[in-house]
RNA sequence: GGGUCUUUAGCUCAGCUGGGAGAGCGCCGCGCUGGCAGCGCGGAGGUCAGGGGUUCGAGCCCCCUAAGAUCCA
Numbered sequence: 001g002g003g004u005c006u007u008u009a010g011c012u013c014a015g016c017u018g019g020g021a022g023a024g025c026g027c028c029g030c031g032c033u034g035g036c037a038g039c040g041c042g043g044a045g046g047u048c049a050g051g052g053g054u055u056c057g058a059g060c061c062c063c064c065u066a067a068g069a070u071c072c073a
Stems, first nucleotide, its partner, number of pairs: 001072007010025004019056001027043006049065005
C1' cells in the first nucleotide's frame, strides 16, 4: 500500500425484511431475611465510531474518514 471483517449502555453482545433502541453482567433504590449472601420488583445510564447522502422514515442501504482485527504484498 491492497483485500476482508468489526465499531450499539460502564463491560460482553443481540437487534430479523428499513418503522418499538434492547438483553446479560455491573450500578442505584425498594421488598423478602435478625443480618450477610441470595432472590424478586423498579430505576438511572445511548452522538448506534465521526461526517455526508438516499428515503416519508436509517443502528440497518450508499459514499468518505477514523480506530481495531486479520490476510496478501

The RNA shown here (transfer RNA) has 73 nucleotides and comes from a Eubacteriales Family XIII. Incertae Sedis bacterium.
Rfam family: tRNA. Its family is annotated with triplet codon-amino acid adaptor activity in the Gene Ontology.
The coordinates come from a structure-prediction model, not an experiment, and the mean pLDDT is 81.